[in-house]
Source information:
Predicted 3D model of a 143-nucleotide RNA (c-di-AMP riboswitch aptamer (ydaO/yuaA leader)) from Neobacillus rhizophilus. Of the family's consensus pairs, 96% are formed in the model. It was read from a public genome assembly, where an Rfam model found it. It matches the Rfam family "c-di-AMP riboswitch aptamer (ydaO/yuaA leader)". Gene Ontology terms of the family: regulation of gene expression and cyclic-di-AMP binding. Its mean pLDDT, the model's own confidence on a scale to 100, is 79.
Order: sequence, then structure tokens, then C1' cells
RNA sequence: AUUUCUAAAUCGCUGAAACCGAUAGGUGCGGGGGAACCAUUUUUCUGGAUUAUUAAUUAAUCCUGGGGGUGAAUCCUUUCAGGCAGGGCUACUCAUUGGCCCGAACCCGACAGCUAACCUCGCAAGCGUUAUAUUGAGAAGGA
Repeated sequence: AUUUCUAAAUCGCUGAAACCGAUAGGUGCGGGGGAACCAUUUUUCUGGAUUAUUAAUUAAUCCUGGGGGUGAAUCCUUUCAGGCAGGGCUACUCAUUGGCCCGAACCCGACAGCUAACCUCGCAAGCGUUAUAUUGAGAAGGA
């Protein structure tokens, strides 16, 4: 240089949910709140229940249909379902054409735009695809 080959449970995937360490711990990763500027602001009425002598105001506690947050997981319809915004897988990587799957759940409690400093929370849970396909480019390794 050319040709040929590459398999996996001590593994791989979703996800922030991982790495090092015997432990203590360290590193790393992902969220939320929160100025100025900017943006939004036509406007405001700023939900309900109980208690406080309670009519107003105010305070405390509780509730969730307002509003907000985690997340891909939202919306529509003829609602035991169908479709859809969106997300993921297809085993070296990226792209392409196909194929497959998900499209949930939960939290705050009348409050939240962005946001330096600052404050604060989490690092769970689940799964096992043979369409592992097509085409193109690239990388690594073995013979």
C1' cells in the first nucleotide's frame, strides 16, 4: 500500500441520575428560585374553605378548577379508543431511506418572565431491540 474480516449480559438502551475511593469523602452532571438591563405590560377585578367577636381589612391553617414547575410526553377527535406536536431505538460514528417504540406520571399552592451575585433541590426508576435492515462518508482493531 492492497485485500478481507469485525457481535453482546464482565454487554447494551431510556434518563441529569455518573466517575474515583475500603470508608470518610472528592470530582462531575441535571433542575428550581432570585437584581439591573431587556421583555411583558391596553387593564384590573388578584379562586375557595375554616378559625381569629368578623361586616370590611388583616393574619394563620387547609384545598385545587387560576397560575407555575420537572419531563419528549402536547393538542385534537366520533374518548375502554384513534390521531398528533414532540422524543427515543435500530450494537463503531455520522448522515440517508426504511422499520419499531414512547407520547406517562408527579410536584408547588394563589405565587413564579428573563436574570449577575446569592439561595436551594436531585443523581431515581425501568428495559432487552435480530429491520443488528438500505445507501454513502469516516474511524478503530485483528489477520